[in-house]
RNA sequence: CACUUAUCCAGAGUGGCUGAGGGGCCAGGCCCGACGACGCCACGGCAACCAGGUGCGAACCCAGGUGCCCCUUCCUGCCCGGACCGUCCGGGGAGAUAAGCC
Numbered sequence: 001c002a003c004u005u006a007u008c009c010a011g012a013g014u015g016g017c018u019g020a021g022g023g024g025c026c027a028g029g030c031c032c033g034a035c036g037a038c039g040c041c042a043c044g045g046c047a048a049c050c051a052g053g054u055g056c057g058a059a060c061c062c063a064g065g066u067g068c069c070c071c072u073u074c075c076u077g078c079c080c081g082g083a084c085c086g087u088c089c090g091g092g093g094a095g096a097u098a099a100g101c102c
Stems, first nucleotide, its partner, number of pairs: 003100006013043005021032003026077004044069003049065002052061003073094001079091004
């Protein structure tokens, strides 16, 4: 990398460095950004997939391994169904995270 399973409308900041774009790919929108975004670092926080512990179990504790801390995975499109025919609802696809597997 591929494959499998689960989850993705909740939640979570300050400072330093840098200096122009950023929000996965491609589009159409819509947001963020010199009142400094994105990225990196430090400290902090959120959460509870795996690990650890208690328990017959349901659960609970913990915060070690990850992860995460603008807008629903920001929305939609490339696929399908339903409504009604602009909108909308639902399911996929794709993506992200964890664990497993190789």
Molecule: SAM riboswitch aptamer (S box leader)
Organism: uncultured Acidobacteriota bacterium